[in-house]
Predicted 3D model of an 87-nucleotide RNA (c-di-GMP-I-GGC riboswitch aptamer) from an uncultured Gammaproteobacteria bacterium. The sequence was found by an Rfam model in a public genome assembly.

């Protein structure tokens, strides 16, 4: 530098679900638990999904606009890296 075929991966993370707790909520954190992961590490930059409030519209719901948020384990992008194989 390239690659992720093999390795129940040395080391590591931990979905659903359950418990506690914080939040109006999406969700966050901690413990248990493993569906999975080769960046399932970090960054809301582009797209996307979701939540809450407001506005106009509507009989109402919905959809639309807007503001503030959530998701990095939805896709892309950026940053820093582990292991192994090859050069």
């Nucleotide at each position: 530098c390239u690659u992720g075929a093999a390795a129940c991966a040395a080391g590591c993370c931990a979905a659903a679900c359950c418990u506690a707790u914080c939040g109006u909520g999406a969700g966050g954190u901690a413990g248990g638990g493993a569906c999975g992961g080769a960046a399932a590490a970090c960054c809301a930059c582009g797209g996307g999904u979701c939540u809450u409030g407001a506005a106009a519209u509507u009989u109402a719901u919905g959809g639309u606009u807007u503001a503030a948020g959530a998701c990095a384990g939805c896709c892309g992008g950026g940053u820093c890296g582990c292991c192994a194989a090859g050069u």
The prediction has a mean pLDDT of 80.